[in-house]
RNA sequence: UAUUAAGAAGGGUGUAGAGAACAGGCUCAGUGAUCCCCUGGCAACCGGCAUCUUAAAGCCACGGUGCUAAUACCUGCUCCCAGAAGGGAAAUGAUA
Repeated sequence: UAUUAAGAAGGGUGUAGAGAACAGGCUCAGUGAUCCCCUGGCAACCGGCAUCUUAAAGCCACGGUGCUAAUACCUGCUCCCAGAAGGGAAAUGAUA
């Protein structure tokens, strides 16, 4: 700086919590979750092709990442609002 409401499964290991931090919710989890490993898959930031004054859009997916429950699960700052976890905008986080 850009994107962040789409998309994408099994096996192994292992054992109690997990979902970024803190708090409040709400979900997932001994029918074994989360994390980690393997194999798939999704995607298209880098990469390759093509185009072009420049740029955007397009195609590919070997390679480098990344991702593979729920909008980044929702809210907490601020605005609208009688109010709101309802809608904006920010902040923070994640990926390149």